[in-house]
RNA sequence: AAAGCGAAAAGGCAAAACCGUUGAAAGGCGGUGACGCAAAGCCACGGGUCUCCAUUUCCAUAAGGAAGAGACAGCCGGGCUACCGAA
Numbered sequence: 001a002a003a004g005c006g007a008a009a010a011g012g013c014a015a016a017a018c019c020g021u022u023g024a025a026a027g028g029c030g031g032u033g034a035c036g037c038a039a040a041g042c043c044a045c046g047g048g049u050c051u052c053c054a055u056u057u058c059c060a061u062a063a064g065g066a067a068g069a070g071a072c073a074g075c076c077g078g079g080c081u082a083c084c085g086a087a
Stems, first nucleotide, its partner, number of pairs: 005085002012037002017032006035074001041080003045077003048072005055067004
C1' cells in the first nucleotide's frame, strides 16, 4: 500500500410513529423522533415486492388479468465509489 475483515474512537445515516407538503396511488421531500446500519453512500442491471390516474389489450360487460407506466437501493444478488485502522 492492496484485498479481506470489523475492535476502539471521531464523525455519519435514520425504521416505526406523529406533523407539514407533494402525488391518482405505491411513494417522495422537510421537521420531530431512533428501530437499526460498516456502505442504511450511488446505479432499477437480474430476481422480487408494492401502486394503477391515463393509454393499449384479454373478457359480452363489470370485476379481474396482461402490456405499459410509476415506486422500493432499509428485500436478495450485481456494478461503481468511500471514512477510520485493533486483532